RNAcentral holds the sequence, with entries from ENA and Rfam. Bacterial RNase P class A from Paracoccus aminovorans, 370 nucleotides, folded computationally. It matches the Rfam family "Bacterial RNase P class A". Rfam links the family to the GO terms tRNA processing, ribonuclease P activity and dimeric ribonuclease P complex. Rfam classes the family as a ribozyme. Model confidence (mean pLDDT): 76 of 100.

[in-house]
RNA sequence: GCGGAUGGCCGGAUGACCGCGGCGGCGACGUCGAGGAAAGUCCGGACUCCAUGAAGAUACGGUGCCGGGUAACGCCCGGCGGGGGCAACCCCAGGGAAAGCGCCACAGAGAUGAGACCGCCGGCGGUUCGCCGCAGGCAAGGGUGAAACGGUGGGGUAAGAGCCCACCGCGGGACUGGCGACAGGACCGGCACGGCAAGCCCCACCGGGAGCAAUGCCGAAUAGGGACCGCGCGUCGCAAGACAGGGCCAUCUUCGCCCCAGCAGGUCCGGGUUGGCAGCUCGAUCCCGUCGGCAACGGCGGGGCCAGAGGAAUGGUCAUCGAAGGGGGCGACCCCGGAACAGAAUCCGGCUUACAGGCCAUCCGCGCGU
Numbered sequence: 001g002c003g004g005a006u007g008g009c010c011g012g013a014u015g016a017c018c019g020c021g022g023c024g025g026c027g028a029c030g031u032c033g034a035g036g037a038a039a040g041u042c043c044g045g046a047c048u049c050c051a052u053g054a055a056g057a058u059a060c061g062g063u064g065c066c067g068g069g070u071a072a073c074g075c076c077c078g079g080c081g082g083g084g085g086c087a088a089c090c091c092c093a094g095g096g097a098a099a100g101c102g103c104c105a106c107a108g109a110g111a112u113g114a115g116a117c118c119g120c121c122g123g124c125g126g127u128u129c130g131c132c133g134c135a136g137g138c139a140a141g142g143g144u145g146a147a148a149c150g151g152u153g154g155g156g157u158a159a160g161a162g163c164c165c166a167c168c169g170c171g172g173g174a175c176u177g178g179c180g181a182c183a184g185g186a187c188c189g190g191c192a193c194g195g196c197a198a199g200c201c202c203c204a205c206c207g208g209g210a211g212c213a214a215u216g217c218c219g220a221a222u223a224g225g226g227a228c229c230g231c232g233c234g235u236c237g238c239a240a241g242a243c244a245g246g247g248c249c250a251u252c253u254u255c256g257c258c259c260c261a262g263c264a265g266g267u268c269c270g271g272g273u274u275g276g277c278a279g280c281u282c283g284a285u286c287c288c289g290u291c292g293g294c295a296a297c298g299g300c301g302g303g304g305c306c307a308g309a310g311g312a313a314u315g316g317u318c319a320u321c322g323a324a325g326g327g328g329g330c331g332a333c334c335c336c337g338g339a340a341c342a343g344a345a346u347c348c349g350g351c352u353u354a355c356a357g358g359c360c361a362u363c364c365g366c367g368c369g370u
Base pairs, nucleotide, nucleotide: 001366002365003364004363005362006361007360008359009358010357012321013320014319015318016317017316018315020033021032022031023030024029035341039352040351042350043349044348045347046346047211048210049209050208053255054254055253056252057251058250060207061206062205063204064203065079066078067077068076069075080094081092082091083090084089095202096201100200101199102196103195104194117142118141119138120137121136123134124133125132126131150168151167152166153165154164155163169191170189171188172187175184176183177182215278216277217276218275225269226268227267228266229265230263231262234243235242236241245259246258247257248256285304286303287302288301289300290299291298292297325336326335327334328333
């Protein structure tokens, strides 16, 4: 210098004038007023209301290597294993295929309790001496395929074959290291066990519902609603009770608990449309320092207050400056040009997606110079 990897940050600036919303103030006025994603609403929570009956079973949904972090997570950190890259580094729905079912297109002889198209081999028969036929042995070589019941080399054989041997692979594995995932591995086995669980399934663990238009308070009348009283109140039975019916888990079973039709009746409670108030923003908070930890993160100390609207404010004009981009010039420089995605709505922690352009740090590869 060129090319690349990772992590982080910024993402128009300043001023004047005119407005808008919150808070303080009698007032003048002061002060605060969008984001890194406020977005998608995909996960996890806080908060609020509703529901909830015990056990067992089933169903449904989710998660899925190990250890740690966290309020929690499907998130984050550090590892392990596999894959990619020369490397920095990146990616992985990463439990189980020796429980079972199913599937494996096309091509191919054969797609999994295999298979013989070409081919190899000896025997018999024929022969025009090129070879052909028959019954066998075989699977080395060729061919198909994403995948063909181990690979390479040697021995062996008529030709071959783990048939035998060495190494590699594969399966088991004493033992060693590690919290663990896992790694190494003496020795044994001649090779048996193809792939797909992102098809069903099996295993382990987790799981009530709705959401701030939640919800609470104030609030005139009506309807609907509830309680008590009155009349009345399934079947059998004098009664106790039994039976029938209905309700209470997402479903089922057992057990347990609760309720018994009705009425233009009476009394009382109550009722929530428009509106107002609360919920509402001080919080798993932010910044700095320090300590522990590889890190995620946590402890301690000091400091700060950082929108709170409610058909919903956060805007407009002007001035000065201005990144990218475009044009001109050999060049110093000059002219044009004007800032991406977007935008709170109860609040947090994540993930994902959008984003003009710029800055910083660390690292890798190649080339050149010293």